[in-house]
SAM riboswitch aptamer (S box leader) from a Myxococcales bacterium, 104 nucleotides, folded computationally. Of the family's consensus pairs, 94% are formed in the model. It matches the Rfam family "SAM riboswitch aptamer (S box leader)". Rfam describes the family as follows. The SAM riboswitch is found upstream of a number of genes which code for proteins involved in methionine or cysteine biosynthesis in Gram-positive bacteria. The organism belongs to Myxococcales, within Bacteria. Its mean pLDDT, the model's own confidence on a scale to 100, is 87. The sequence was found by an Rfam model in a public genome assembly.
RNA sequence: AACUCAUCAUGAUCGGCAGAGGGAUCAGGCCCUGUGAAGCCGAGGCAACCCCCACUAUGGAAGGUGCCAAAUCCUGCGGACCCUCGGGUGCCGAAAGAUGAGUC
Numbered sequence: 001a002a003c004u005c006a007u008c009a010u011g012a013u014c015g016g017c018a019g020a021g022g023g024a025u026c027a028g029g030c031c032c033u034g035u036g037a038a039g040c041c042g043a044g045g046c047a048a049c050c051c052c053c054a055c056u057a058u059g060g061a062a063g064g065u066g067c068c069a070a071a072u073c074c075u076g077c078g079g080a081c082c083c084u085c086g087g088g089u090g091c092c093g094a095a096a097g098a099u100g101a102g103u104c
Stems, first nucleotide, its partner, number of pairs: 002103007013043005021032003026076004044068003049064002052060003072096001077093003080089003
């Protein structure tokens, strides 16, 4: 890399370096950003997937990951419902993606 399963509307930022982009990809939208983007480093925090502990439908949070603008920022494909036929809806699913655990 590939495959399987689970989850994805909660939550959690400061400082230093850096210096123009960033929000996965493509398209459209909408946002963030010199009151400092990406990235790197330090510290802090969130969460509870694995592990561990306990008084075990749950709770805790030392360790391994992960994460810390906006729903995975929204839409795109199929369906449901509404509609003034332009479209709309935190309604369901798919696809893609992210993270974890496992398999090979």